[in-house]
RNA sequence: GAUUGUUCUGUGCUUAGUUCCCGGCAGCCAUUUUCCGGGAAGCGGGGAAACCACUUUUCAGGGGCGAAUCGUCCGCCGCGGCCACCGGGCCGCAGCGAGCGUAGGGUACCAUCCACCCGAGUCCGUCAGCUAACCUCGUCAGCCUGAGAUGGGUCACU
Numbered sequence: 001g002a003u004u005g006u007u008c009u010g011u012g013c014u015u016a017g018u019u020c021c022c023g024g025c026a027g028c029c030a031u032u033u034u035c036c037g038g039g040a041a042g043c044g045g046g047g048a049a050a051c052c053a054c055u056u057u058u059c060a061g062g063g064g065c066g067a068a069u070c071g072u073c074c075g076c077c078g079c080g081g082c083c084a085c086c087g088g089g090c091c092g093c094a095g096c097g098a099g100c101g102u103a104g105g106g107u108a109c110c111a112u113c114c115a116c117c118c119g120a121g122u123c124c125g126u127c128a129g130c131u132a133a134c135c136u137c138g139u140c141a142g143c144c145u146g147a148g149a150u151g152g153g154u155c156a157c158u
Stems, first nucleotide, its partner, number of pairs: 001155003010144001012143003018041007042139006052129001061127001062124004070101003074097003078093006104118004109152005114146001
C1' cells in the first nucleotide's frame, strides 16, 4: 500500500447441495451453456451392535431434516370437567390465526461489538438413545446485502 467497488454478475454470497465422465445431440463441421438420464469422486443426512446411557407409561403419541425453537397476550374452533339448566357460565387442555418477545441463524478474509434482517416449511407413520461393520437417501433452492466500529489475518512492494 492492497484486501475498498461510479457502475456490485464474479476466483461472488447463503447452503451438504460441488467437481468430473458418458448418453440424449442429429441433418456441413466444430464448440459451449442450460435441461433430462446414467456413472464416479467429494460433501451432507438417516437407519443400524457391543460398551455406555436411559430404565417408567402417557394417542391431542413419538421422531427426522432445517438457523427456524420456546414463552406470553388476544381471538376462533374443538375436547374434558364443574355449576346452572330457558338462552348459558367458569376452569383446564390441544389446534389454528394475529401480535409482542425469544433460543438460534445471516449481513462478502476472520473475531468481538453496534445496527439491520430471518426466526419458515416439510417428511416418517405408531417406529428410531448412542453406535463399528453394514444398509440407505440427498447433492435443491435462493440472493447481490453494513464501503459500520475496534482488533487481527493475508498478499504485494521497499
The RNA shown here (c-di-AMP riboswitch aptamer (ydaO/yuaA leader)) has 158 nucleotides. The coordinates come from a structure-prediction model, not an experiment, and the mean pLDDT is 75. Rfam family: c-di-AMP riboswitch aptamer (ydaO/yuaA leader). Rfam describes the family as follows. This family represents a conserved RNA structure found upstream of the ydaO and yuaA genes in Bacillus subtilis and related genes in other bacteria. The ydaO/yuaA element is thought to act as a genetic 'off' switch for the ydaO and yuaA genes in its native state. It is believed that the element may be triggered during osmotic shock leading to activation of ydaO, a predicted amino acid transporter gene, and members of the yuaA-yubG operon which code for KtrA and KtrB K+ transporters.